[in-house]
RNA sequence: UGGGUAGUCGCCAAGCGGUAAGGCACAAGGUUUUGAUCCUUGCAUCCGAAGGUUCGAGUCCUUCCUACCCAG
Numbered sequence: 001u002g003g004g005u006a007g008u009c010g011c012c013a014a015g016c017g018g019u020a021a022g023g024c025a026c027a028a029g030g031u032u033u034u035g036a037u038c039c040u041u042g043c044a045u046c047c048g049a050a051g052g053u054u055c056g057a058g059u060c061c062u063u064c065c066u067a068c069c070c071a072g
Stems, first nucleotide, its partner, number of pairs: 001071007010024003018055001026042005048064005
């Protein structure tokens, strides 16, 4: 430099164009003498950044940024 893959909550990780699942962690409450366990509830107005397409974009398109892989 060229090609490819990936980027989603604190961490891991789903998500055939129609307001983002789940697990761990965390917070509040319940249970308990206390703690743990267990139960309930909450936790991503910004999905790497900026534009575009569309009635509607995490998803499609463009250009960048970052990480990794391949080739030279």
A computed fold for a 72-nucleotide RNA from a Bacillota bacterium, annotated as transfer RNA. Its Rfam family is "tRNA". Its family is annotated with triplet codon-amino acid adaptor activity in the Gene Ontology. It is annotated as a transfer RNA.